[in-house]
């Protein structure tokens, strides 16, 4: 000097005013309301693409569709998600990529070209037969992304795995390594039976829905019932809970639940349609957690244990912000320069704002620093 992979941090300091949450004093009948401490948007909060926690269906099956992953072995709550290793394929290399089971279940596609494109095919050539014009041939050329191995011989009328040696690929069998995917070697054999599943498909293995607007609690309300007082006008208190028309249905079972479909099963006296009215408010749920940082030991890592300390938003028309100052840093001009940068002006400060909550995994990004490796000098 040039690359590769990991990791941090996301302007920073100060004054002055304003916000939201919890905790502590005063204050209030209670709230307001005043004072002080402490906390107070991310690395992706984005997408909502995955896996779950937690709530409800709901006491919770079967099959079969529909989905979902796909080389092996851990890791985790779990995953499509991380580690390590294998194969394969790219780089001198550090490293990177893979929609990585199966083409001997079956169906389809392989444009054009060419004779022929899956168990195909003779266009030109070689050979034979006296020619025409038949027959043999698939080694030579030729089209083509791809032509039913490859060199080399022996044989032939002329060739051909017809035969043989070596070799690739393929199917069997052995021995060693490895937890295994697989790897290395040995031997034997048909002479070799294309590519394509990110094409439908077929195997294996997984998966119930529906989502905090889940969901639970209290309050209101027309009407109605019971009780108690009354001064007979009502008024407290509890419990149900809108009113009117039509249809159906009540265990011989309307309706309604189990993603879709089917069995099964379960819950049920009320259900549907019209008209007309009230309420739409408050409080959980909400943040102690698969929780963070630290140090020891284990493991090649992901990551586990074990011991320590910390508590790091919780709004709901939705807080964390606004000005001023100095510093940083970006760009852009002008000057100066030992080219190392330096000084002056100006602008401007990336991508982007929590709303149940955690592990991912993608996408966007100004920009500064550690840290290990590789190559070339």
């Nucleotide at each position: 000097g040039a690359g590769u992979c990991g990791g941090u941090c996301a302007g920073g300091c100060g004054a002055u005013c304003g916000c939201g949450g919890u905790c502590c004093g005063g204050g209030u009948c209670a709230c307001a309301c005043c004072g002080g401490g402490u906390c107070g948007a991310g690395g992706a909060a984005a997408g909502u693409c995955c896996g779950g926690a937690c709530u409800c269906c709901a006491c919770a099956g079967a099959g079969c569709a529909c989905g979902g992953u796909g080389g092996u072995g851990g890791g985790u709550a779990a995953c499509g998600c991380c580690c390590a290793c294998c194969c394969g394929g790219g780089g001198u290399g550090a490293c990177c990529c893979g929609c990585g089971g199966g083409a001997c279940a079956g169906u389809g596609c392989c444009a054009c070209a060419g004779a022929g494109a899956a168990c195909a095919g003779a266009c030109c050539g070689c050979c034979u037969c006296a020619c025409a014009g038949a027959g043999g041939u698939a080694a030579g050329g030729g089209u083509g992304a791809a032509a039913c191995g490859g060199u080399g011989g022996u044989g032939u009328a002329a060739g051909a795995g017809a035969c043989c040696a070596c070799c690739a690929g393929c199917g069997c069998c052995c021995c060693a390594g490895g937890c295994g995917a697989c790897u290395g070697g040995g031997g034997c054999g048909g002479c070799u039976c294309g590519g394509u599943a990110a094409a439908c498909c077929c195997c294996a293995c997984c998966a119930g829905g529906a989502g905090c607007a889940a969901g639970a609690u209290c309050a209101a309300g027309a009407g109605g019932g019971c009780a108690c007082g009354u001064a007979c006008g009502c008024g407290u208190g509890c419990c149900u809970g809108c009113g009117g028309a039509g249809g159906u249905g009540c265990u011989u079972g309307a309706g309604g639940g189990c993603u879709g479909c089917u069995c099964g099963c379960c819950c049920g006296a009320g259900c549907c349609u019209c008209c007309g009215g009230g309420u739409a408010g408050a409080u959980c749920g909400c943040a102690c957690c698969a929780g963070g940082c630290c140090g020891u030991c284990g493991g090649c890592a992901a990551c586990g244990a074990c011991g320590g300390u910390c508590g790091c938003a919780g709004a709901u028309g939705g807080a964390u912000g606004a000005u001023c100052g100095c510093c940083c840093g970006u760009c852009g001009c002008c000057g100066g320069u030992u080219c190392g940068c330096c000084g002056g002006c100006g602008u401007c400060g990336a991508c982007a704002g929590a709303a149940u909550c955690c592990g991912g995994c993608u996408u966007a990004u100004c920009g500064a620093c550690c840290g290990a490796c590789u190559c070339g000098u």

Bacterial RNase P class A from uncultured Friedmanniella sp., 377 nucleotides, folded computationally. It matches the Rfam family "Bacterial RNase P class A". Rfam classes the family as a ribozyme. Model confidence (mean pLDDT): 78 of 100. Lineage of the source: Bacteria > Actinomycetes > Propionibacteriales > Nocardioidaceae > Friedmanniella. The model forms 97% of the base pairs in the Rfam consensus.